A computed fold for a 72-nucleotide RNA from Candidatus Wildermuthbacteria bacterium RIFCSPHIGHO2_01_FULL_48_25, annotated as transfer RNA. Rfam family: tRNA. The family's RNA type in Rfam is transfer RNA. Its mean pLDDT, the model's own confidence on a scale to 100, is 80. The sequence was found in a public genome assembly.
RNA sequence: GCGGGAGUAAUUCAGUGGCAGAAUGUCUCGUUGCCAACGAGAAUGUCGGGGGUUCGAAUCCCCUCUCCCGCU
Repeated sequence: GCGGGAGUAAUUCAGUGGCAGAAUGUCUCGUUGCCAACGAGAAUGUCGGGGGUUCGAAUCCCCUCUCCCGCU
C1' cells in the first nucleotide's frame, strides 16, 4: 500500500429501513439476626466521527478514526 472483519449501556453482545434492547453489573426497597441467594423497582446510550440517500437510518451509500486478520 491492497483486501476482509469488528466498533451499539459500566461489561459481553443482539438488533439487515419504522419506539434502541437482553444478560451481567450498579443503586433503592422487600425477605433474613448478618451476608449470600431470591423477589420488586430505578438509573445509565452523540449506536466510533462526519456527510449523503430516504417521509423515516444503528441498519443503505461515501469519507474518516481505532483495533484485529490476511496479502504484498
Overview
The source organism's lineage runs through Bacteria, Bacteria candidate phyla and Candidatus Wildermuthiibacteriota.